[in-house]
Predicted 3D model of a 204-nucleotide RNA (Group I catalytic intron). It matches the Rfam family "Group I catalytic intron". For this family Rfam cites "Self-splicing of group I introns" (Cech, Annu Rev Biochem, 1990). Rfam's curators write: Group I catalytic introns are large self-splicing ribozymes. Model confidence (mean pLDDT): 77 of 100.
C1' cells in the first nucleotide's frame, strides 16, 4: 500500500451517511450534596445498558436575536443562499399541583372565581386533521444511596451491626414522533427576479 471483516443510540426529504450537530457509557479535573450522585469543562475510547401500568391532548398566537456542514462567489477573505437547530419578550394553555376567596355541605369535602410554580405553545415542508410520546401528571418496579432524626440487637455506655426513613439512577430524539392529507419532497416545461446560488408564481 490494497482488501475483508468489526465499530453502543440519535437527528439531518425517502434510501443512504464523506460530513455537521447530539446522547449515555469508560477516564481526568473543578464545584454543590452526608452519600449515591448532580453540574460543568476536557482529551481518547465505544463491550453492554436504556423499564412497567393508568391517565391528559389544551393552548397551538404576535414580535425578535443567532446558527454548523453544505450551495454559489472570489487568487482567498467577506457578501449572497439554504438550514439540522440554540434561544428571548408578550398572550395563551388540558389532566394534576400550591395559594386565596365565595358558595353548599352528608362537616368527610364538592364547586366556582383569581392569582402561582412547573411544563407547553410559539418552534414542520406554508400549513390541516387523528393518535399518543421520547412530553405532562399519579403510581408501581429494579438498583444505588443509607450523614442526622427514629426503631430493633449487641456491649467496650457512646461505639458496632441491622432495619427503616431520606436521597439519587431508570440517555438523547417532538424546531412534527406515528399517521392521513396537502400550493410539500421528487420529474419536466414554462414565468418574474438574479452574475451566481437561491426564491417564489403556474399548471403538467
Nucleotide at each position: 500500500g490494497c482488501a475483508a471483516c468489526g465499530g453502543a443510540c440519535u437527528u439531518a426529504g425517502a434510501u443512504c451517511a464523506u460530513u455537521g450537530a447530539g446522547u449515555g457509557c469508560g477516564c481526568a479535573c473543578a464545584g454543590g450534596g452526608a452519600a449515591a450522585u448532580c453540574u460543568g469543562u476536557g482529551a481518547c475510547g465505544u463491550a453492554g445498558a436504556a423499564c412497567u401500568g393508568c391517565u391528559c391532548a389544551a393552548a397551538u398566537u404576535c414580535g425578535g436575536g443567532g446558527a454548523a456542514a453544505c450551495c454559489u462567489u472570489u487568487a482567498a477573505c467577506a457578501u449572497g443562499g439554504c438550514a439540522a437547530u440554540c434561544c428571548c419578550g408578550a398572550g395563551c394553555c388540558a389532566a394534576g399541583c400550591c395559594u386565596g376567596a365565595a358558595a353548599g355541605u352528608c362537616c368527610g369535602c364538592u364547586u366556582u372565581c383569581a392569582g402561582g410554580a412547573a411544563g407547553g405553545u410559539g418552534u414542520a415542508g406554508a400549513g390541516a386533521c387523528u393518535a399518543g410520546a421520547c412530553g405532562g401528571g399519579c403510581a408501581g418496579c429494579a438498583c444505588c444511596u443509607g450523614c442526622g432524626c427514629c426503631c430493633c440487637g449487641g456491649c467496650c455506655u457512646g461505639c458496632c451491626g441491622g432495619g427503616a426513613a431520606u436521597g439519587g439512577u431508570g440517555a438523547a430524539g417532538g424546531g412534527a414522533u406515528a399517521g392521513u392529507c396537502c400550493a410539500g419532497a421528487c420529474c419536466a416545461c414554462a414565468a418574474a427576479c438574479g452574475c451566481c446560488c437561491c426564491u417564489c408564481c403556474g399548471g403538467g